[in-house]
Context: one part of a larger RNA
Molecule: large-subunit ribosomal RNA, domain III
Organism: marine metagenome
RNA sequence: GAGUAACGAUAAAGGAGGUGAGAAACCUCCUCGCCGAAAGACCAAGGGUUCCUGCGCAACGCUAAUCGGCGCAGGGUGAGUCGGCCCCUAAGGCGAGGCCGAAAGGCGUAGUCGAUGGGAAGCUGGUUAAUAUUCCAGCACCGAUGUUUACUGCGAUGGGGUGACGGAGAAGGCUAGGCUGGCCUGGCGAUGGUUGUCCAGGUUCAAGCAGGUAGGCUGAGAUCUUAGGUAAACCCGGGAUCUCCCCUUAAUUGGGAAGGCCGAGACGUGAUGACGAAACUGACUUAUACGUCGGUUGGAGUAGUCGAUGCCAUGCUUCCAAGAAAAACCUCUAAGCUUCAGGUAAAUGUCGACCGUACCCCAAACCGACACAGGUGGUCGGGUAGAGAAUACCAAGGCGCUU
Repeated sequence: GAGUAACGAUAAAGGAGGUGAGAAACCUCCUCGCCGAAAGACCAAGGGUUCCUGCGCAACGCUAAUCGGCGCAGGGUGAGUCGGCCCCUAAGGCGAGGCCGAAAGGCGUAGUCGAUGGGAAGCUGGUUAAUAUUCCAGCACCGAUGUUUACUGCGAUGGGGUGACGGAGAAGGCUAGGCUGGCCUGGCGAUGGUUGUCCAGGUUCAAGCAGGUAGGCUGAGAUCUUAGGUAAACCCGGGAUCUCCCCUUAAUUGGGAAGGCCGAGACGUGAUGACGAAACUGACUUAUACGUCGGUUGGAGUAGUCGAUGCCAUGCUUCCAAGAAAAACCUCUAAGCUUCAGGUAAAUGUCGACCGUACCCCAAACCGACACAGGUGGUCGGGUAGAGAAUACCAAGGCGCUU
């Protein structure tokens, strides 16, 4: 220079009370303003105690601070079903032997790892200052294993099936959710009106079980045969014959039904339950008020309509560029076992370890040296107007961006 620039989005504050040495900023209440496909809610990654409570204010916070993601102390993360671990494989990694290479080492078979993919099973309500699909209540489900009973050809690192997949488009059936009526509870106006076609609030509930619908796919069954599936096979594939309902055709020509497989949703049950406005009552707050917390009782709990980007659906139609693998699962036999072992079904008993779980997560807690106007994948995403997730105003909820 200079008590100058600046104090990091122009979303905005005002009042009352409290605490305190001290209050524009902390706490409570009232009013106002801002976001509302977000500036709300929940995850993944990443961070790692930042979460909750008590006590503090040197430093950190662009000012103050009684406050804090700050300091100190104490507390907090509960799982057969969520995710991992586990089984399986992709790109890719490693790689016994092997090949190559002065050496180091490179490549690579068998194999072994490797999720961002495939593979068993949980919902609703309640509860804490802080956790909950984990605790509690109620109602479920899965796998392994034992016992009992009944029946019985079982058996794999091998064969076959399945798993199993692209883009685009259209229509249908539903549900979530919304809106309106009805129903239930309460209200009747400090100022002209408001017992009315009035106002305010509520009208909620899952997995599972049962039956198998809208709809989609497929003709079905039997017998015989077979250079195929590296051996075998009753399995798969190829071939032949026969049988089967209706319509149709010159025709076993074509279509449909039955049968089989898949399949949302509704109804019922779950639920004589939970939730539920309101009323009564106790405590707290300065006061009977309002509010908060606890207890008791506990109403209605339905119809119509709109309707998804969610489900049926890995469906259907269509196109060419023709769109993972393996395990689980089903089935077949080989060796072998065949009074056993093993398998199937029902009932019943037991077991289900270990790791993660707090909190932030479009951000003051992650990546940007900062409490930085930047960046950061996925899910939910209500109302009125609107084609709309645009835009405007609002709800729930959250904030007024630390001078």